[in-house]
RNA sequence: UCCUUAUCAAGAGCGGUGGAGGGAUGGGCCCGAUGAUACCCGGCAACCAUAGGCAGAAAUGACGUAUGGUGCUAAGUCCCACAGAAUUUUUAUUCUGGAAGAUGAGGA
Numbered sequence: 001u002c003c004u005u006a007u008c009a010a011g012a013g014c015g016g017u018g019g020a021g022g023g024a025u026g027g028g029c030c031c032g033a034u035g036a037u038a039c040c041c042g043g044c045a046a047c048c049a050u051a052g053g054c055a056g057a058a059a060u061g062a063c064g065u066a067u068g069g070u071g072c073u074a075a076g077u078c079c080c081a082c083a084g085a086a087u088u089u090u091u092a093u094u095c096u097g098g099a100a101g102a103u104g105a106g107g108a
Base pairs, nucleotide, nucleotide: 001108002107003106004105005104006103007102008101013041015040016039017038021031022030023029025081026080027079028078042073043072044071047069048068049067050066051065052063054061055060077100082097083096084095085094086093087092
């Protein structure tokens, strides 16, 4: 980098460093010197491993208790991108599915 698969409406700081950008892409709409992005610390969570207790005859299942591997910690994946449907908001609104993206696990 590619493929498969699961998940994506919940949750998480009044901390430190440091200084101008950031929210994947395009359009929109936002965040940011009352200090963003990033890094550190803290936290959340429960995808994977190990241990643990619970249910079960077992296979196994759910739990999220501990440690580790990741992840996450503005806004639904911030919203829309393609297709279909419904509707006296009809260059609109809503719904469904997909695409794209993100993360985990497995594989090439």
Predicted 3D model of a 108-nucleotide RNA (SAM riboswitch aptamer (S box leader)) from Serpentinicella alkaliphila.
The coordinates come from a structure-prediction model, not an experiment, and the mean pLDDT is 81.
The model forms 91% of the base pairs in the Rfam consensus.
The RNAcentral record of the sequence draws on Rfam.